[in-house]
Context: one part of a larger RNA
RNA sequence: CGCAGGAGAUUUGAAGGGAGCUGUCCUUAGUACGAGAGGACCGGGAUGGACAGACCUCUGAUGCACCAGUUGUUCUGCCAAGGGCACAGCUGGGUAGUUACGUCUGGACGAGAUAAACGCUGAAAGCAUCUAAGCGUGAAACUCUCCCUAAGAUAAGAUCUCCCAUCCGAAAGGAGUAAGGCACGUCGUAGACGAUGACGUUGAUAGGUCGGAGGUGUAAGUGCGGCAACGCAUUCAGCUGACCGAUACUAAUAUGCCGAGGG
Numbered sequence: 001c002g003c004a005g006g007a008g009a010u011u012u013g014a015a016g017g018g019a020g021c022u023g024u025c026c027u028u029a030g031u032a033c034g035a036g037a038g039g040a041c042c043g044g045g046a047u048g049g050a051c052a053g054a055c056c057u058c059u060g061a062u063g064c065a066c067c068a069g070u071u072g073u074u075c076u077g078c079c080a081a082g083g084g085c086a087c088a089g090c091u092g093g094g095u096a097g098u099u100a101c102g103u104c105u106g107g108a109c110g111a112g113a114u115a116a117a118c119g120c121u122g123a124a125a126g127c128a129u130c131u132a133a134g135c136g137u138g139a140a141a142c143u144c145u146c147c148c149u150a151a152g153a154u155a156a157g158a159u160c161u162c163c164c165a166u167c168c169g170a171a172a173g174g175a176g177u178a179a180g181g182c183a184c185g186u187c188g189u190a191g192a193c194g195a196u197g198a199c200g201u202u203g204a205u206a207g208g209u210c211g212g213a214g215g216u217g218u219a220a221g222u223g224c225g226g227c228a229a230c231g232c233a234u235u236c237a238g239c240u241g242a243c244c245g246a247u248a249c250u251a252a253u254a255u256g257c258c259g260a261g262g263g
Base pairs, nucleotide, nucleotide: 001152005163006162007161008160009159010158011157015149016148017147018146021049022048023047024046025045026044027043033038051106052105053104054103055102059100060099061098062097066093067092068091069090070089071086072085073084074083075082076081110144111143112142117137118136119135120134164262166175167174168173180258181257182256183255184200185199186198187197188196205251206250207249208247209246210245211244212243214240215239216238221234222233223232224231225230
């Protein structure tokens, strides 16, 4: 820009893409078959591998604004307690998130028409013949069935709902609006930027505060014990990023623009 008014939702599916793998074991059955050795088809069940998708409950990894321990040095006047630097100083753990080494799921079942092949009926050719007319069976291949995209499918589809018929102009056209949209702002389940989703006071969108979960592992100060290092008590303490809630304290205030008049 188009889809013969302007919008908001929900869809149909032309077409395109993805997937399509396979082992072992049990049973049928030591049956059919075979002198024996050996040893099935068909059918039923279980469990794996690789591959693919999703997810984070579990098991792990990571987790540079979480917690603790610790070395050297420097600073906060000193003690104590802390801050800075040293690869994040080093070490032990670790929430959310992201992940695999973790968990779950998938290939199917089935249908149609077929290939090679196997047949039925059957002449030409009194026989025979799957073929010439006619009719069947038959494969991971083909068309569907499963998953994804999808009406720019210009053949531009369908359904529901909302807005209505203003003003100027001879006309072309223009203007202010409606439903609605965009800007702007607070932000993520989104994200390089656009886009996308939530919210904007009729408000829990983010921050703060409060409560909780989870993490770390018993803070500081004080008291007691010990010559001291240190230990014990107060104390399952103290601290705590992203997680779950509550709460308008702070910030989403205010405002601007676009947007129909219909063959």

Annotation:
The part of an RNA shown here (large-subunit ribosomal RNA, domain VI) has 263 nucleotides and comes from an uncultured Clostridia bacterium. Its Rfam family is "Bacterial large subunit ribosomal RNA". Gene Ontology terms of the family: ribosome and structural constituent of ribosome. The coordinates come from a structure-prediction model, not an experiment, and the mean pLDDT is 90.